Description:
c-di-AMP riboswitch aptamer (ydaO/yuaA leader) from a Dehalococcoidia bacterium, 136 nucleotides, folded computationally. It was read from a public genome assembly, where an Rfam model found it.
RNA sequence: AACCGAAACCUGCAGAGUGCGCCACCACGGCGCAGCGGGGGAACCACCAUUAGGGGUGAAUGGGACCUCUCCAGUCCCUAGGGCAACCUUCCGCCCGAACCCGUCAGCUAACCCCGUAUGCACUAGGAAGGCCUGG
Numbered sequence: 001a002a003c004c005g006a007a008a009c010c011u012g013c014a015g016a017g018u019g020c021g022c023c024a025c026c027a028c029g030g031c032g033c034a035g036c037g038g039g040g041g042a043a044c045c046a047c048c049a050u051u052a053g054g055g056g057u058g059a060a061u062g063g064g065a066c067c068u069c070u071c072c073a074g075u076c077c078c079u080a081g082g083g084c085a086a087c088c089u090u091c092c093g094c095c096c097g098a099a100c101c102c103g104u105c106a107g108c109u110a111a112c113c114c115c116g117u118a119u120g121c122a123c124u125a126g127g128a129a130g131g132c133c134u135g136g
Base pairs, nucleotide, nucleotide: 011122012121013120014119018034019033020032021031022030023029035117036116037115038114039113040112045107053105054102055101056100057099062078063077064076065075066074081096082095083094084093087131088130089129090128091127092126
């Protein structure tokens, strides 16, 4: 000097998942307030739906091909939809298109009731145009 790996801080990304306070402190501990997010739950309206069960969180739906006697699983391609560095729109480029939960049960839904506040990553990370905001 190059390359590889680990940790921490700053900054940033996906996501609702942030801020403050109290008790306790051996703690991955407990509680509360606010903010943000989700579920249940009248009338009216809607639906004629219910073993081919049904439903919820989430962007994560649907289709084709290969393999197979067929199905399942697996692989590949596409796709509804979603994401990419202050913010919005457009264009181009790059990526995701999962996973889990309830347990026979739930349309919407005021009052009311209940629950969550995690996890996973990156270290110049996409670039351009217009608008807007901020600073000098």
Lineage of the source: Bacteria > Bacillati > Chloroflexota > Dehalococcoidia.